Source information
Predicted 3D model of a 73-nucleotide RNA (transfer RNA) from an Anaerolineae bacterium. Rfam family: tRNA. About the family: Transfer RNA (tRNA) molecules are approximately 80 nucleotides in length. NCBI's taxonomy places the organism under Bacteria, Bacillati, Chloroflexota, Anaerolineae. RNAcentral records the identical sequence in 2 taxa.
């Protein structure tokens, strides 16, 4: 240059044929304890990279863009 494949919560990751975004770590408040830690119950945390587009309805499908990983030459 060319090919593929990835971008989702503060990290790691899900999300079934397109039909209300969820887990676990980490944070925060509690229970427990003489006291810490393990341990246990909750809570908060997302413009689903940006941008168009189809659709009643898009994280998911089509298009452009940036970012990253491989690979080829």
């Nucleotide at each position: 240059g060319c090919c593929a494949c990835c971008u989702u919560a503060g990290c790691u990751c899900a999300a079934u044929c397109g039909g209300u975004a969820g887990a676990g770590c980490a944070g925060c408040c509690g229970c427990a304890u003489c006291g810490u830690a393990a341990g246990u119950g909750g809570c908060c945390g997302g413009u689903u990279u940006g941008g168009g587009g189809u659709u009643c309805a898009a994280g998911u499908c089509c298009c452009u863009a940036a970012g990253g990983u491989g690979g080829c030459u």